[in-house]
Molecule: transfer RNA
Organism: Bacillota bacterium
RNA sequence: GGGCUCUUAGCUCAGUUGGUUAGAGCGCAUCCCUGAUAAGGAUGAGGCCUCUGGUUCGAAUCCAGAAGAGCCCA
Numbered sequence: 001g002g003g004c005u006c007u008u009a010g011c012u013c014a015g016u017u018g019g020u021u022a023g024a025g026c027g028c029a030u031c032c033c034u035g036a037u038a039a040g041g042a043u044g045a046g047g048c049c050u051c052u053g054g055u056u057c058g059a060a061u062c063c064a065g066a067a068g069a070g071c072c073c074a
Base pairs, nucleotide, nucleotide: 001073002072003071004070005069006068007067010026011025012024013023019057028044029043030042031041032040050066051065052064053063054062
């Protein structure tokens, strides 16, 4: 220098033929249960989806560029 893949909650990840305010598991908080823990149960908080611009009535999802990470080639 060239090519491919990825970026969504604290962590690991789902979610795209664009559509009615974005989900799971673990973790966290409060409560229940217990003599007390763990386990179990209930409720809740937490993300405007890496950034910028564009297309569209409407974008996590499509397009362009940028940034970061990984792999391959040179």